[in-house]
This is a predicted structure of a 477-nucleotide part of an RNA (small-subunit ribosomal RNA, 5' domain) from an uncultured bacterium.
Its Rfam family is "Bacterial small subunit ribosomal RNA". Rfam links the family to the GO terms ribosome and structural constituent of ribosome.
Its mean pLDDT, the model's own confidence on a scale to 100, is 85.
The RNAcentral record of the full RNA draws on ENA and SILVA.
Context: one part of a larger RNA
RNA sequence: GGAUGAACGCUGGCGGUCUGCUUAACACAUGCAAGUCGAACGGGUGUAGCAAUACAUUAGUGGCGGACGGGUGAGUAACGCGUGAGAAUCUGCCUUCAGGACUGGGACAACAGAGGGAAACCUCUGCUAACCCCGGAUGUACCGAAAGGGCAAAUAUUAAUAGCCUGAAGAUGAGCUCGCGUCUGAUUAGCUAGUUGGUGGGGUAAAAGCCUACCAAGGCAUCGAUCAGUAGCUGGUCUGAGAGGACGAUCAGCCACACUGGGACUGAGACACGGCCCAGACUCUUACGGGAGGCAGCAGUGGGGAAUUUUCCGCAAUGGGCGCAAGCCUGACGGAGCAAGACCGCGUGAGGGAGGAAGGCUCUUGGGUUGUAAACCUCUUUUCUCUGGGAAGAACAAAAUGACGGUACCAGAGGAAUCAGCAUCGGCUAACUCCGUGCCAGCAGCCGCGGUAAGACGGAGGAUGCAAGCGUUAUCC
Numbered sequence: 001g002g003a004u005g006a007a008c009g010c011u012g013g014c015g016g017u018c019u020g021c022u023u024a025a026c027a028c029a030u031g032c033a034a035g036u037c038g039a040a041c042g043g044g045u046g047u048a049g050c051a052a053u054a055c056a057u058u059a060g061u062g063g064c065g066g067a068c069g070g071g072u073g074a075g076u077a078a079c080g081c082g083u084g085a086g087a088a089u090c091u092g093c094c095u096u097c098a099g100g101a102c103u104g105g106g107a108c109a110a111c112a113g114a115g116g117g118a119a120a121c122c123u124c125u126g127c128u129a130a131c132c133c134c135g136g137a138u139g140u141a142c143c144g145a146a147a148g149g150g151c152a153a154a155u156a157u158u159a160a161u162a163g164c165c166u167g168a169a170g171a172u173g174a175g176c177u178c179g180c181g182u183c184u185g186a187u188u189a190g191c192u193a194g195u196u197g198g199u200g201g202g203g204u205a206a207a208a209g210c211c212u213a214c215c216a217a218g219g220c221a222u223c224g225a226u227c228a229g230u231a232g233c234u235g236g237u238c239u240g241a242g243a244g245g246a247c248g249a250u251c252a253g254c255c256a257c258a259c260u261g262g263g264a265c266u267g268a269g270a271c272a273c274g275g276c277c278c279a280g281a282c283u284c285u286u287a288c289g290g291g292a293g294g295c296a297g298c299a300g301u302g303g304g305g306a307a308u309u310u311u312c313c314g315c316a317a318u319g320g321g322c323g324c325a326a327g328c329c330u331g332a333c334g335g336a337g338c339a340a341g342a343c344c345g346c347g348u349g350a351g352g353g354a355g356g357a358a359g360g361c362u363c364u365u366g367g368g369u370u371g372u373a374a375a376c377c378u379c380u381u382u383u384c385u386c387u388g389g390g391a392a393g394a395a396c397a398a399a400a401u402g403a404c405g406g407u408a409c410c411a412g413a414g415g416a417a418u419c420a421g422c423a424u425c426g427g428c429u430a431a432c433u434c435c436g437u438g439c440c441a442g443c444a445g446c447c448g449c450g451g452u453a454a455g456a457c458g459g460a461g462g463a464u465g466c467a468a469g470c471g472u473u474a475u476c477c
Stems, first nucleotide, its partner, number of pairs: 001477004006473005013346006019339002021304001026302003030299003035064003040061002043058006071257003080182007089174002094170007102136005111126006142149002155162003183229003190220003195217008232254004236247004259280005282293004310336001312335003318332001319330004349379004359370004384414006393404001421466005426447003432461005442449002
């Protein structure tokens, strides 16, 4: 000098674009953050109707989605990440191609009735539908040398579509393996028993000590094993002429985690943040028998801290889930609010104006300086205030549809009107005098100032630098 997710002190006009718990992965009141489909199904309720039925609505069964999106960085020195290669794999929805959907049966919710419980909720009996579940048939892939074995399907209506089953291929996503790279310590030198390899068996979507039985005795290590400490990794960011050094906020990719530890279920996909079970700590509740909970989602609270925001608006846009659609949901997202936290831009007037006014400071009493600065004259209106107009962002055949927002922007009127501070002035380093103090009070980044004439302390006048900021502190180069 540059830089920062900064903080502190003094000061503070506006706009645009960004950013905002770096500390306690501490504990959390309250609200919201994942639903949707009645064009899968039977009921209930309501409305209309004499009724058949139609419409609306929804607790339940069923389907799809809750594995995405959002958060955090605790753990992890590892095939975790980066990069390059690979073979023994799976892949819902989507696309393409080929073929199929024949025939029987069954249950459980809801509901009705009964009962238990303080509650959470649970039990029993009975009935019932389906795109729920099961059997047979057909038929490739597949297994087998062959014979043979062998897993399918679901309907709906507005009759043309949507959906269903099987196989093949694609796309996308995911799992796995390997080469190389990836912090510090030797005041850590030996480490290892499923350990290293083989065979049989098991297991997985899939290779494999992945698991198991037996056999062999291997495997790693001074080219740093093991142990200990620290740490999410990368694209990148900062700095630097570069080489390099430091860092890994925001944005993007990957990984890991979801009160702590463990476990599986369902599913195409999880060993699942707002699912389940068990154990533990904590909190709440209870009729003491038992129950309920998990903000490292968005706001918000307490606490910790030098320090980090609103319990806001909207689904109008983009994107996502479901749905034929209308649409519903969406604290993703789009916006507004707060903070000079950062960067960029603008303003606080412009021209003229010497009796160089008054006042201040200084003084050798001549003056000098503040200083064209002010007053005063002329002008302008960026900004400001008021009034009027007023968007784009909107894309779906058309129509309708804007949270932001009467915002941005435009026009008119008014009046210089509403707006300057902070640090420094001994040298480094741009900028000097007076008064006070008297090794005191104090200053200080280094050298050093201060003990009676202090350009270094405190105040004043003046000056210098930067400017809605200026200084200080911390950290990196």